Background
A computed fold for a 102-nucleotide RNA, annotated as THF (Tetrahydrofolate) riboswitch aptamer.

[in-house]
RNA sequence: UGCAGAGUAGGUCCCCAUGCGUUAAGUGCCUUCCGGACAGAGAGUUGCCGGCUGGACGAAAAGCGCACAGCGCUUGCGGUAUGGGGACCGCAUCUCGCUGCA
Numbered sequence: 001u002g003c004a005g006a007g008u009a010g011g012u013c014c015c016c017a018u019g020c021g022u023u024a025a026g027u028g029c030c031u032u033c034c035g036g037a038c039a040g041a042g043a044g045u046u047g048c049c050g051g052c053u054g055g056a057c058g059a060a061a062a063g064c065g066c067a068c069a070g071c072g073c074u075u076g077c078g079g080u081a082u083g084g085g086g087a088c089c090g091c092a093u094c095u096c097g098c099u100g101c102a
Base pairs, nucleotide, nucleotide: 001102002101003100004099005098010089011088012087013086014085015084016083017082018081019080020078021077022076029055030054033051034050035049036048040096041095042094043093061075062074063073064072065071066070
């Protein structure tokens, strides 16, 4: 100097556990503003994530028990939450560094 490679946050899906909702919250979509993260170092987007404002759309309940304005249990349902496990993907990009080969 050239070529090749490793590694993060995070994302998607599946499984398990414990919850929440089923009196519709949550999830998903659009939107205002704010914030955050992006491999070992630096920079960093029109991309990613979170909070927030407003908006549109929208649902699956059934059975049983009891001391029955109700409560509890079981089985479901929800593009449901959190935790654990597994698989796959994975710096937008730039510079340097690291590993291997020449």
Rfam family: THF (Tetrahydrofolate) riboswitch aptamer. From the family's description: Tetrahydrofolate (THF) riboswitch was first reported for Ames et al. as an RNA motif in 5' untranslated (5'-UTR)regions of folate transport and biosynthesis genes in Firmicutes genomes.